[in-house]
RNA sequence: UAAGUCAACCGGGCUAUCGCUCUUGGCAACAAGGGAGGAAAGUCCGGACUUCUCAGGGCAGGAUGCUGGUUAACGACCAGGCGGAGCAAUCCGACGGAAAGUGCAACAGAAAGCAGACCACCUUCUCUUCACCGAGAGGGAAAGGGUGAAACGGUGAGGUAAGAGCUCACCAGCAGCUUGGCGACAGGCUGGCUCGGCAAACCCCAUCCGAAGCAAGGCCAAACAAAGAAUGAUCGCGAGAUCGUGGCGCCCUGCCAUUAGAUUCUUGGGUAGGCCGCUCGAGGGCUUUGGCAACAAAGCUCCCAGAUUAAUGAUAGUCCACGACAGAAUCCGGCUUAUAGGUUGACUUGCCUU
Numbered sequence: 001u002a003a004g005u006c007a008a009c010c011g012g013g014c015u016a017u018c019g020c021u022c023u024u025g026g027c028a029a030c031a032a033g034g035g036a037g038g039a040a041a042g043u044c045c046g047g048a049c050u051u052c053u054c055a056g057g058g059c060a061g062g063a064u065g066c067u068g069g070u071u072a073a074c075g076a077c078c079a080g081g082c083g084g085a086g087c088a089a090u091c092c093g094a095c096g097g098a099a100a101g102u103g104c105a106a107c108a109g110a111a112a113g114c115a116g117a118c119c120a121c122c123u124u125c126u127c128u129u130c131a132c133c134g135a136g137a138g139g140g141a142a143a144g145g146g147u148g149a150a151a152c153g154g155u156g157a158g159g160u161a162a163g164a165g166c167u168c169a170c171c172a173g174c175a176g177c178u179u180g181g182c183g184a185c186a187g188g189c190u191g192g193c194u195c196g197g198c199a200a201a202c203c204c205c206a207u208c209c210g211a212a213g214c215a216a217g218g219c220c221a222a223a224c225a226a227a228g229a230a231u232g233a234u235c236g237c238g239a240g241a242u243c244g245u246g247g248c249g250c251c252c253u254g255c256c257a258u259u260a261g262a263u264u265c266u267u268g269g270g271u272a273g274g275c276c277g278c279u280c281g282a283g284g285g286c287u288u289u290g291g292c293a294a295c296a297a298a299g300c301u302c303c304c305a306g307a308u309u310a311a312u313g314a315u316a317g318u319c320c321a322c323g324a325c326a327g328a329a330u331c332c333g334g335c336u337u338a339u340a341g342g343u344u345g346a347c348u349u350g351c352c353u354u
Stems, first nucleotide, its partner, number of pairs: 001350010012319007020035006037325001041336002044334005049213004061209005066080005081095001082093004096204002101202002103198002118145002121140007153171006172194001174191007217276004226267006232243004244258005283302008320323001
C1' cells in the first nucleotide's frame, strides 16, 4: 500500500427562547432536576413476578440432542472434538441411535433389500467348418463396459481356464488390547477379511417442560337498582297493610286519572372513577483478584423515562462529514430482522521500499 477476516463503538453537535410529562421543594407564584433505542421492532426462545392448579409416580404431548463449562434459566454464550469450505486469518454444521422393530428409495438399470446378470470374459457338449468364425444347450465367475444419488471395500501385485480378500502390501472400515485426554476423541499394536443410505419417516434412548399472562393481580369506592331498619304519611276499632297504580301498542319523555303516595341510615356485591402493581434492578461505571474464555467474587461510586386521549416537541442562530433504521407501556437475559455515514483495535494473504 492493496485485497480480505473478526471484534468493539458512535448514530448530528452547541446556544437561546417557548412548550409537554414526571419527581422534589414551596400556601402560592414559581424554582431545581430527570425525560427513548441499539435495536424501544418481530414476539422466536429463556427467566423474574402474579393468579389458578398441584402428595408421589406414570401415560399422552412438546422441546432439545458431539464433549466440557458459564448462567437465575435457555434452543443463548465460552472453550474444545469431529466433518465440510477457504492459500490463510476465519467461517459453516438438526453433529445421539440404522446388529430393537416397522418402513422408504422416483427415473435409469440385469439387479435398489430376499440381491442380481444386459453387453462382454472363461469353459463343457452338440451342430457346421480343413480351421478360425458362427448357432444352440449347460456350467464357472462377478474383475471390465453400461445405469444410477447409491451396485456388497479401494489401488497394485501374485494367482487362475477366466476370475474372486483366493493370497500379499498399503489405504479405508470393523473388533479387541493399549497410550494420552475429565470427556467428545486422537495415536499405536494385533486380528480376521468386511454390503450399505435415509431417523428434516415412524420409532428407540437421554435430559427438560403444569396453565394463563400486568387487560396478570390487589385495594378504595360514587350514582342507579336490591335488601333491612328508623321516623313520617294514608287506610283500618285493632293486629296490621300500603307508600303507587292505570291509560295513550312496547321503551324513553310528556300528558291525563286517582284519598296518602316519603325522608334518613345501614348492608353486601362491585359498575363509573381513583390508587397500587410501576420501576433500585440477576442494575450501570471504575479498579483489583481468579479463570484461556464465557463468567464470578470483592471494594469504591452513580440513580438513569414511568405516561394512561397516553409526555419526550417547536422556533431561531451557528458548525460539520448535512444526519440511516426507527420510537418506551411490568421488568430482565438472549436470538433474529432493519440501519445513511463514520471511528478504533487485532489478525491473514500479496506487492513495494529500507

A computed fold for a 354-nucleotide RNA from an Oligoflexales bacterium, annotated as Bacterial RNase P class A. Taxonomically the source falls in Oligoflexales (Bacteria, Pseudomonadati, Bdellovibrionota, Oligoflexia). Its mean pLDDT, the model's own confidence on a scale to 100, is 78. A source record names the gene rnpB. Rfam family: Bacterial RNase P class A. From the family's description: Ribonuclease P (RNase P) is a ubiquitous endoribonuclease, found in archaea, bacteria and eukarya as well as chloroplasts and mitochondria.